């Protein structure tokens, strides 16, 4: 220098162009002589600008970033 893949709550993952879900964590409660476990109720997310589209995590284009091939 060329190429490719991947980027989603703290973390690990889903999602056919149509409400962002699931575990796990994080607070509270409930139960217990106290804690644990259990159960319940909360919380928290699209990499970053732009496009297209009624409608975009998903398609498209630029930038960033991590990872692999190949020089």
């Nucleotide at each position: 220098g060329g190429g490719g893949a991947c980027g989603u709550g703290g973390u690990g993952a889903a999602a056919u162009g149509g409400c962002a879900u699931c575990a796990u964590g994080g607070a509270a409660a409930u139960c217990u002589c106290c804690a644990a476990a259990a159960u319940u109720u909360u919380u928290g997310u699209u990499c970053c600008a732009g496009g297209u589209u009624c409608g975009a995590a998903u398609c498209c284009u630029g930038g960033c970033g991590u990872c692999c091939c190949c020089g």